[in-house]
Context: one part of a larger RNA
Parts: sequence; structure tokens; C1' cells
RNA sequence: CUGGGCGUAAAGGACGCGUAGGCGGGAUAGUAAGUCUGAUGUGAAAUCCUAUGGCUUAACCAUAGAACUGCAUUGGAACCUACUAACCUAGAGUAUGGGAGGGGGAGAUGGAAUUAGUGGUGUAGGGGUAAAAUCCGUAGAUAUCACUAGGAAUACCGAAAGCGAAGGCGAUCUCCUGGAACAAUACUGACGCUAAGGCGUGAAAGCGUGGGGAGCAAACGGGAUUAGAUACCCCGGUAGUCCACGCCCUAAACGAUGAACACUAGUCGUCGCCCUGCUAGUCAGGGCGGUGAUGCACUUAACAGAUUAAGUGUUCCGCCUGGGGAGUACGGUCGCAAGAUUAAAACUC
Repeated sequence: CUGGGCGUAAAGGACGCGUAGGCGGGAUAGUAAGUCUGAUGUGAAAUCCUAUGGCUUAACCAUAGAACUGCAUUGGAACCUACUAACCUAGAGUAUGGGAGGGGGAGAUGGAAUUAGUGGUGUAGGGGUAAAAUCCGUAGAUAUCACUAGGAAUACCGAAAGCGAAGGCGAUCUCCUGGAACAAUACUGACGCUAAGGCGUGAAAGCGUGGGGAGCAAACGGGAUUAGAUACCCCGGUAGUCCACGCCCUAAACGAUGAACACUAGUCGUCGCCCUGCUAGUCAGGGCGGUGAUGCACUUAACAGAUUAAGUGUUCCGCCUGGGGAGUACGGUCGCAAGAUUAAAACUC
């Protein structure tokens, strides 16, 4: 329940590709399925409605009419949707060109720093804290110099900046490779949008096998603090963090804002490409695309949003429907496991 909504109140799927489905640009002709219109048949009776009548009235009953918004058959219309035919170029795409970028994969190389080892100098402390202690040190530490080893991360540049669908991406060089923007023409000719299922990608932690292990560091062991201290602070320290391959599939996976298209004041930055101008610059103006700030109309419960909309419209998908129970139980699917996903009810306020 003729729904109303989803930035923060419940609610946008983590992100992409794409199947079915839904929706879909301009012009012409035809068809007539949807649509509109006429006719015929049917649409039982009762009920409902209208009129009249009968019981003293009413309820009730009778008679007549209307109605039964439907279905079928048939004649027509051709604006819209659909279908068929043959076209168009504004959507979409392809070709060409010079640029931008921490986009991805692989390989190679470098410097700073930490740590460890060896050797030299050197002597009594070092370290740590609010203060201490555990701890390290006369078997020579800390400090300092030289060399060696190994792992991880790449200071400055660095930015409101860039790239990527999202997760995410930052030393340098080489190779392979994806995407986007811009410019000017040419070509294809609606090839489009969305997307249930499906497939793929998916931080960190975690898991399996094999490596690696410098620093950091769950667990754990000590020292403190404290009434206690299974913590915060300190000294240590194992998984892990790193690599290869295979799993896991979740996050405040956030812009807490699904995707696409069109329209609706400005102003000031910044990134990329292009054009124009002159005084030829570290210039100015303009166009397109991205990324920010501020702000009008409008929206909003307010906060705020505001051409990168949360405005005005259209299309498609996902989701919400009082709090707790509960993102739980059971069942299904997936997983080695951890668990993930789908997802109630009783009861209670």
C1' cells in the first nucleotide's frame, strides 16, 4: 500500500566487464500487434443504483429500467509505441598525429639510514624514564674510524598536484603493456544506456607449500606504575611484516553520495592538450577535458549541497520499512581452516 525514501536519521551493491531483461537519436514509406473509434453477440438470476408500486411506516418485497467498466467477432483511423524496407549524422565507435601521467608486469642498478660481524683508536660507563629498574659493559661496551654482510623502505622533489574501475600506485634505468585527454580531417552508420544471474579484480589481517628475515612487532618473558594492572611506560622477543605460487573475499572497501544522458548565474586557483594575439614573455586571452575553493537560483529537518548537485527531468539496477533478539539460529552455497555469503522466528520494549 494510489506508497514514501536511501550524504549525516533505516537504506547505494567494494569495484569493473557483460548475458537475459528493461529503456533508447533524426527523416521517409508501408503493416496494423499495442492504441483510438463504430457495430454485433455475450456479459445467468439475485445483489448495487434509479423510478413506480405493496405490507399503517421502515426494514423487507415486487415490477420496469440502467448498470455489470469484461470477453469474442467484425468494419475503420495511423499521431504515438512496435515491426518491415531503404536512408541520415548530432549519440557511440574506428583510423591519423604530437604530448601528459607514482596506471600495470618483468629485469637491472644506486645512495642514505638501522642492525650484525671483523679490525683500529679509546676508557667507564651506556641505555632508558615523569622518576626508576629490568637490560648492555673491564671477557673492553657506549663513542669514533675503516671494511664486510644482509634485509626492508625509497628523504628532498611532494602539491588544494598526477594516474587508475575500485582496492591502490612514489629512488633511477631498460623492455613489454592497459586506459584517458586534446587536435584536425576521413570512415562506420544507432552499432547505444543500464544491468538480475554470471565472470573477473579486490587494502590489511589470516591460511597452505617453499624461501627470506635488517628494522618493527601481536603472543610471550621480565622491569616499573597501581589497591590491583592480564594495560598505558621501559628492556627483550616469536609468529607476522618481505619474495614466489595457491587460497581467503572482508573494511569507516567513504565523497558514508549507484551508473548514463540533457538542462540550470558567476568568480578565483591548479593539471593536461590545443588555438589566437602582441610588447615575443616565467606573457595575455580563448576552447576542450580533469581537479579544488567560494557562491546565486533551487534543494535540504538542519548541517550543508550547489554545472564534479544533494537543483530540474528521463532510463535502468541495488537497497530500506520501529529498537532489541540478529547480521544471530537452522538450511543451502563457498572455504584447508578462520570464517564468508544468503537469512528468519519465538520472545520483548
Molecule: small-subunit ribosomal RNA, central domain
Organism: metagenome